This is a predicted complex of two RNAs, RNase P RNA and transfer RNA, with 471 nucleotides together.
Rfam match: Bacterial RNase P class A. Rfam describes the family as follows. Ribonuclease P (RNase P) is a ubiquitous endoribonuclease, found in archaea, bacteria and eukarya as well as chloroplasts and mitochondria. Its best characterised activity is the generation of mature 5'-ends of tRNAs by cleaving the 5'-leader elements of precursor-tRNAs. Gene Ontology terms of the family: dimeric ribonuclease P complex, tRNA processing and ribonuclease P activity.

RNA sequence: UCAGACGGCUGGGCGGCCGCGGCCGUUUCGGCGGUCGAGGAAAGUCCGGGCUCCACGACGACAUGGCGGCGGGUAACGCCCGCCGGGGGCGACCCCAGGGAAAGCGCCACAGAAAGCAAACCGCCUCUCUUCAUGAGAGGUAAGGGUGAAAGGGUGCGGUAAGAGCGCACCGCGUCGGCGGCGACGUCGACGGCACGGCAAGCCCCGCCAGGAGCAAGACCGAAUAGGGAUUCCGCGCCGGCGCAAGCCGGUAGGGCCGUCGUUGGCCUGAGGCGUCCGGGUUGGUCGCGAGAACCGUCCCGCAAGGGCCGGUCCAGAGGAAUGGUCGCCGCAUCCGGCUCCAGGGUUCGCCCUGGAUCGGGUGGCACAGAACCCGGCUUAUAGGCCGUCUGAUCCG
RNA sequence: GCGCCCUUAGCUCAACCGGAUAGAGCAUCCGCCUUCUAAGCGGACGGUUGCAGGUUCGAGUCCUGCAGGGCGCG
Numbered sequence: 001u002c003a004g005a006c007g008g009c010u011g012g013g014c015g016g017c018c019g020c021g022g023c024c025g026u027u028u029c030g031g032c033g034g035u036c037g038a039g040g041a042a043a044g045u046c047c048g049g050g051c052u053c054c055a056c057g058a059c060g061a062c063a064u065g066g067c068g069g070c071g072g073g074u075a076a077c078g079c080c081c082g083c084c085g086g087g088g089g090c091g092a093c094c095c096c097a098g099g100g101a102a103a104g105c106g107c108c109a110c111a112g113a114a115a116g117c118a119a120a121c122c123g124c125c126u127c128u129c130u131u132c133a134u135g136a137g138a139g140g141u142a143a144g145g146g147u148g149a150a151a152g153g154g155u156g157c158g159g160u161a162a163g164a165g166c167g168c169a170c171c172g173c174g175u176c177g178g179c180g181g182c183g184a185c186g187u188c189g190a191c192g193g194c195a196c197g198g199c200a201a202g203c204c205c206c207g208c209c210a211g212g213a214g215c216a217a218g219a220c221c222g223a224a225u226a227g228g229g230a231u232u233c234c235g236c237g238c239c240g241g242c243g244c245a246a247g248c249c250g251g252u253a254g255g256g257c258c259g260u261c262g263u264u265g266g267c268c269u270g271a272g273g274c275g276u277c278c279g280g281g282u283u284g285g286u287c288g289c290g291a292g293a294a295c296c297g298u299c300c301c302g303c304a305a306g307g308g309c310c311g312g313u314c315c316a317g318a319g320g321a322a323u324g325g326u327c328g329c330c331g332c333a334u335c336c337g338g339c340u341c342c343a344g345g346g347u348u349c350g351c352c353c354u355g356g357a358u359c360g361g362g363u364g365g366c367a368c369a370g371a372a373c374c375c376g377g378c379u380u381a382u383a384g385g386c387c388g389u390c391u392g393a394u395c396c397g
Numbered sequence: 398g399c400g401c402c403c404u405u406a407g408c409u410c411a412a413c414c415g416g417a418u419a420g421a422g423c424a425u426c427c428g429c430c431u432u433c434u435a436a437g438c439g440g441a442c443g444g445u446u447g448c449a450g451g452u453u454c455g456a457g458u459c460c461u462g463c464a465g466g467g468c469g470c471g
Base pairs, nucleotide, nucleotide: 001393002392003391004390005389006388007387008386009385010384012330013329014328015327016326017325018324020037021036022035023034024033025032026031039368043379044378046377047376048375049374050373051214052213053212054211064210065209066208067207068206069083070082071081072080073079084098085096086095087094088093099205100204104203105202106199107198108197121145122144123141124140125139126138127137128136129135153171154170155169156168157167158166172194173192174191175190176189177188178187179186180185218287219286220285221284228278229277230276231275233273234272237252238251239250240249241248242247254269255268256267257266258265292314294313295312296311297310299308300307301306331366332364333363334362335361336360337359338358340357341356342355343354344353345352346351398470399469400468401467402466403465404464407423408422409421410420416454425441426440427439428438429437447463448462449461450460451459
């Protein structure tokens, strides 16, 4: 210098004017002053908690859902840290739903002879028949070919009619034991001659975790009107039926309406009204509601995640919802022009083209996005800029 | 706030317990039939199975994360 890996920060700045929301003060009730006012994700609502109500004697079982190497952190987690094992990369480093396939069920298409208590298509070998070569039949064989994602350990030597863990060495696998480690696991030795294909993000088995709902949770105060209960006062004509009565039913006088009056007719009503008190609930109001698993700093413990002591700070909150607009300067991005400079190229030596620096002007507003009970995580979106640690290659000293 | 479902050709839908080169009707285009058109018959075209990863020999199907759309309850 180029290419890359990992971790972290920021995400326009300053000032003037005008405006918006909460709180406090003041007021002559019009205002005025002070102070505070979005995020790293406030988002998705994917996990885990706090808080509140409901349910519940304790323990257990079953169902359903989730999680799954080991150790630690944490209020808890499916999160984080460290380690182990496997895979990828020259490397820094990255990725892994990483328990169990010798409990059981199921599946493994096509191709292929054979795909799950494995299997002879070609080939190889032996024997028999036949014309000796060829051919046919019986048998052996998983070393070779071919099919497939996968063919019942791999390589080599021996062995054999040809072969084969048939025998041996190494590797792999399994069992047992020793040593190291808290552990996952590592390592060493002995034994076993292979018995154990893959899929559990198919059913399933094992271990662990989980009661349900959600701030429209929930608590308190409580208007008018309507409705419920209790009660004071006033009213409840006449006839008939039932009934001891209270009362109920039917009719009628009376009252009201059909614009007014008369006649006639129709419909409704024909017993309740006013006041006081009590309780429930709706609209509404207050709380829940932000001093907390909070932030910043020193020190200590720990590899780290994190924990502890001490000191300091107060940091939005309302309700369908405020946190904005404009101007000036600067920074960033982009466009146009000037001609001064630099580099490269072309040249008819007049100059021209490309790129960069510089000067002037214009434009865009700045990336993703916007709190609504709160907190810890995860995931997703994010223009541009900055910092740190490390790796590889090349060059120079 | 809580819970659930869907996405396959231009449109409407299939695709079984994972085995394919993803099918069918309508639409479009071409041909036949007809004097011409319609109907009918034959053929063709048309797909990132919403996107990105993963599991598996193999994914439209199984799992995870996103995107878009819809529904239910309070």